[in-house]
RNA sequence: GCGAACCGAGGAGAUGGCUUCCUCCUUGAACCGCCGGAGCGGCUAAUGACGCCUACCGUGCU
Numbered sequence: 001g002c003g004a005a006c007c008g009a010g011g012a013g014a015u016g017g018c019u020u021c022c023u024c025c026u027u028g029a030a031c032c033g034c035c036g037g038a039g040c041g042g043c044u045a046a047u048g049a050c051g052c053c054u055a056c057c058g059u060g061c062u
Stems, first nucleotide, its partner, number of pairs: 009026005016053003020049002033043004
């Protein structure tokens, strides 16, 4: 100096916040939804997963 593994730390997982867990990436990467005639138009969902809160949508009651 180079390579690999492990640990720690940081970051990411299609729209907000928090707890926990999982996965991925780490000197440039992980990541950046779906459909169509893909130039442009349309559609679903606040999660990677669970729970709660907020926003949004539908129904019922007061």
The prediction has a mean pLDDT of 78. The RNA shown here (Fluoride riboswitch aptamer (crcB RNA motif)) has 62 nucleotides and comes from a Gammaproteobacteria bacterium. The sequence was found by an Rfam model in a public genome assembly. Its Rfam family is "Fluoride riboswitch aptamer (crcB RNA motif)". Its family is annotated with positive regulation of gene expression and response to fluoride in the Gene Ontology. The source organism's lineage runs through Bacteria, Pseudomonadati, Pseudomonadota and Gammaproteobacteria.